Model confidence (mean pLDDT): 82 of 100. A computed fold for a 73-nucleotide RNA from Cyanobacteria bacterium P01_C01_bin.120, annotated as transfer RNA. The source organism's lineage runs through Bacteria, Bacillati and Cyanobacteriota. Rfam family: tRNA. By type it is a transfer RNA. RNAcentral holds the sequence, with entries from ENA.
[in-house]
RNA sequence: GGGCUAGUAGCUCAGGGGAUAGAGCAGCGGUUUCCUAAACCGAAGGUCGUGUGUUCGAUUCACACCUAGCCUG
Numbered sequence: 001g002g003g004c005u006a007g008u009a010g011c012u013c014a015g016g017g018g019a020u021a022g023a024g025c026a027g028c029g030g031u032u033u034c035c036u037a038a039a040c041c042g043a044a045g046g047u048c049g050u051g052u053g054u055u056c057g058a059u060u061c062a063c064a065c066c067u068a069g070c071c072u073g
Stems, first nucleotide, its partner, number of pairs: 001072007010025004018056001028042004049065005
């Protein structure tokens, strides 16, 4: 240099055009307990890597770029 894969919540990951983007864990509040843990309940937490384009509509499709991993001359 070329190719492939991935990038979504603090972490691990779903979701692959249709409206308000979800789960588990962690963290926070509550119930319970003498206290902690566990269990249960609740609320919060997201520029969906960046930009441009396609579309009535983009997390999803296209292109370029960035980052990480792997393969390769």